[in-house]
RNA sequence: UGGACGACCGCCCCACGGGGAGGAAAGUCCGGGCUUCACACGGGCAGGGUGCAGGAUAACGUCCUGUCGGGGCAACCCGAAGGAAAGUGCCACAGAAACAUACCGCAGGCCCUUCGGGGCCUGCAAGGGUGAAAUCGUGAGGUAAGAGCUCACGGAGCUCCGCGGUGACGCGGGCUCGGGUAAACCCCACCCGAAGCAAGACCGCUCGAUCUCCGGACGGCGUCGCAUCGCGCGGCGCCCAAGGACGGACGGCCCGUCCGGCGAGCUACGUCGCACCGAGGCGCGCGGUAACGCGCGCCCCAGAUAGAUGGUCGUCGCCCAUUCGUGGGUACAGAAUCCGGCUUACAG
RNA sequence: GCGCCCGUAGCUCAGUAGGAUAGAGCGGCGGUUUCCUAAACCGCAGGUCACAGGUUCGAAUCCUGUCGGGCGUA
Numbered sequence: 001u002g003g004a005c006g007a008c009c010g011c012c013c014c015a016c017g018g019g020g021a022g023g024a025a026a027g028u029c030c031g032g033g034c035u036u037c038a039c040a041c042g043g044g045c046a047g048g049g050u051g052c053a054g055g056a057u058a059a060c061g062u063c064c065u066g067u068c069g070g071g072g073c074a075a076c077c078c079g080a081a082g083g084a085a086a087g088u089g090c091c092a093c094a095g096a097a098a099c100a101u102a103c104c105g106c107a108g109g110c111c112c113u114u115c116g117g118g119g120c121c122u123g124c125a126a127g128g129g130u131g132a133a134a135u136c137g138u139g140a141g142g143u144a145a146g147a148g149c150u151c152a153c154g155g156a157g158c159u160c161c162g163c164g165g166u167g168a169c170g171c172g173g174g175c176u177c178g179g180g181u182a183a184a185c186c187c188c189a190c191c192c193g194a195a196g197c198a199a200g201a202c203c204g205c206u207c208g209a210u211c212u213c214c215g216g217a218c219g220g221c222g223u224c225g226c227a228u229c230g231c232g233c234g235g236c237g238c239c240c241a242a243g244g245a246c247g248g249a250c251g252g253c254c255c256g257u258c259c260g261g262c263g264a265g266c267u268a269c270g271u272c273g274c275a276c277c278g279a280g281g282c283g284c285g286c287g288g289u290a291a292c293g294c295g296c297g298c299c300c301c302a303g304a305u306a307g308a309u310g311g312u313c314g315u316c317g318c319c320c321a322u323u324c325g326u327g328g329g330u331a332c333a334g335a336a337u338c339c340g341g342c343u344u345a346c347a348g
Numbered sequence: 349g350c351g352c353c354c355g356u357a358g359c360u361c362a363g364u365a366g367g368a369u370a371g372a373g374c375g376g377c378g379g380u381u382u383c384c385u386a387a388a389c390c391g392c393a394g395g396u397c398a399c400a401g402g403u404u405c406g407a408a409u410c411c412u413g414u415c416g417g418g419c420g421u422a
Stems, first nucleotide, its partner, number of pairs: 001348001003316007011020003022332001026343002029341005034196004042255004047192005052066005067081001068079004082187002087185002089181003103128002105124008136154006155177004160173005200272003204266005212245003219239008246260005280299008317330005349421007358374004367405001376392005398414005
């Protein structure tokens, strides 16, 4: 990349002109659009995820360019690539000791001695031995014996300094030499509300509720009484805002906020979501190393209620075999809410 | 379609903050006992821990990807 053209028969959708499987339509592993959760889905905790830097993007665990590490003679390929010097845990067996120490050993001093050696104290970690791993490696100096104790070369680390770079980092200098394990807990930085189109919104039918309690400002209404009798005052009742209680909602808990409504069931896709407008496709130009972005022009491009997108024949293409006449093969697979990725399958 | 869970011997299950030979019961095979069988007793075999790759000194166990099976949901 996923054969091409033609003829005949057949199927689905439609605005009756036309259109009709894929690079994976798959796995459902990530990220979004969209919808609902009482439209702030707001803060904290818990939980989950990601993990070199810069960029791309609606977003990503994806992509691009670079850094570092590993592999390769090289072209190039691969990398779950923060922290073990914050703390905790674990490191079986073996081994003295697995993170704090000394079995054999080396050296010095003292004591004892049957003169072979033995005991105590102190220093050391070179050598032996164990192990997957033993306190930087090799060599030299040094020392009683030793030791990064010192030096050379090499290695590792650093919240140190200078220079270069946006940065990861590189080069040079300085200081240090500290076991491994974070795909153990954890720490640090950043991100994440939950559920999912069988979400959900309508339509139809049936049933159940008629909307909790307290409170009563301001005001209104009704009625009664008084009165200076068109305007006022007072009593009682009703309505009513704030507030409180109770109940409920916001994925778990707390805060905080909101609500006091219609709810339950049946039928079952009758309509929408949903297939005409999109993070859409194709071409050209420009910017960028690239991913990608911007501008212009053209185009409209599958779709249900579980169903369609197919079959046969001919010619050509590709592969295999060939007795050169020809014969055989042409994969993996198949939309179901829609996009961007990853992974897996695959003849030639 | 969407969401979730599980694969260990022939069967049913243990073993999961990693530690070396992976166990138990039933079943199978051989032996003892019995005239024979059953029961009982003794012994044995049987596993790539679904598969592949990785982390680690070390993986059934941790991580990732496949494969197979099951459950829920209007």
Molecule: RNase P RNA; transfer RNA
Organism: soil metagenome